[in-house]
Context: one part of a larger RNA
RNA sequence: CUGGGCGUAAAGCGCGCGUAGGUGGAAUAUUAAGUUGGAUGUGAAAUUCCCGGGCUCAACCUGGGCAGGUCAUCCAAAACUGGUAUUCUAGAGUACAGUAGAGGGAAGUGGAAUUUCCGGUGUAGCGGUGAAAUGCGUAGAUAUCGGAAGGAACAUCAGUGGCGAAGGCGACUUCCUGGACUGAUACUGACACUGAGGCGCGAAAGCGUGGGGAGCAAACAGGAUUAGAUACCCUGGUAGUCCACGCCGUAAACGAUGAGAACUAGCUGUUGGUGAUUUAAAAAUCAUUAGUGGCGCAGCUAACGCGUUAAGUUCUCCGCCUGGGGAGUACGGCCGCAAGGUUAAAACUC
Numbered sequence: 001c002u003g004g005g006c007g008u009a010a011a012g013c014g015c016g017c018g019u020a021g022g023u024g025g026a027a028u029a030u031u032a033a034g035u036u037g038g039a040u041g042u043g044a045a046a047u048u049c050c051c052g053g054g055c056u057c058a059a060c061c062u063g064g065g066c067a068g069g070u071c072a073u074c075c076a077a078a079a080c081u082g083g084u085a086u087u088c089u090a091g092a093g094u095a096c097a098g099u100a101g102a103g104g105g106a107a108g109u110g111g112a113a114u115u116u117c118c119g120g121u122g123u124a125g126c127g128g129u130g131a132a133a134u135g136c137g138u139a140g141a142u143a144u145c146g147g148a149a150g151g152a153a154c155a156u157c158a159g160u161g162g163c164g165a166a167g168g169c170g171a172c173u174u175c176c177u178g179g180a181c182u183g184a185u186a187c188u189g190a191c192a193c194u195g196a197g198g199c200g201c202g203a204a205a206g207c208g209u210g211g212g213g214a215g216c217a218a219a220c221a222g223g224a225u226u227a228g229a230u231a232c233c234c235u236g237g238u239a240g241u242c243c244a245c246g247c248c249g250u251a252a253a254c255g256a257u258g259a260g261a262a263c264u265a266g267c268u269g270u271u272g273g274u275g276a277u278u279u280a281a282a283a284a285u286c287a288u289u290a291g292u293g294g295c296g297c298a299g300c301u302a303a304c305g306c307g308u309u310a311a312g313u314u315c316u317c318c319g320c321c322u323g324g325g326g327a328g329u330a331c332g333g334c335c336g337c338a339a340g341g342u343u344a345a346a347a348c349u350c
């Protein structure tokens, strides 16, 4: 290389949009590039193979033949693939009417709680722990009542509930805005799937500039514990956490499971629709559809398990793996303010 693989053994890019490319629904006609058949030419000789011959045999030498092709030209076929033309509606999309939702962005508002400050009451403790101490407090703390300020987060509702491509999203109101689902009709007429490069989004931490800073809290300081204790526990506490703008581009970015399509027993819970039946209503039952869970047949799997939300049976396209360590490192390139990221070896060794 081939082959075989990628939930847990090595292996699915964190996620999307999309260029090239690859692949692609139904019908008719046509074409003849691929495809198939035939003819002619050519495919040197030697070699290999088959049938013979010559050295006593063999090796060796030698005669004849077959075979050998991404080949050229011509003729023919027209099923399939491709091209062209004309159609179609089952894929895809648009219009219409509804539905649910922490989907996104901006502005405003609210209550509970923590903290601080001011005032009142009040007196000797408070706090903290396994036990203590550091710490706070007679300059009046803790507790309690009233008031004010400020920041951050939104209890209950809350649910293997919902929404989003993923990251993620949870108080309320308004504005702007994306997507999904359902129903019945009309329209477009394959407009589709995937997607190397590319572009965009992307938790937390971190970085830059300017704000903000209640609580929490790396670093740091002190008190304990301990043989020691650069920790676990306690008292403090700065970056940070928050906001705006700009970077960073990584995570056990996980379902450790790429995207799309088709097919293949069921049972049961739940969320959003639609229809039918029953009912005074609430609601119930049945059917269907889009999600989201639990079990489970066949099948698959090394087993665990998966099982119409497949890890089953198939197709298309992309990514990735190829013994352990060295190493996701060095060097070089690209990106970044930096931290670093990305691409990515070898020697050597077992």
Stems, first nucleotide, its partner, number of pairs: 003322004007304002012318001014201004021194003025088007033081002035077007042069001049065006091191001092188004096183004103177007110154001115149007125136002162169002206247006215241002220236004258317006266295013299306002323350003332343004

Predicted 3D model of a 350-nucleotide part of an RNA (small-subunit ribosomal RNA, central domain) from a metagenome. RNAcentral holds the full RNA, with entries from SILVA. It matches the Rfam family "Bacterial small subunit ribosomal RNA". Model confidence (mean pLDDT): 87 of 100.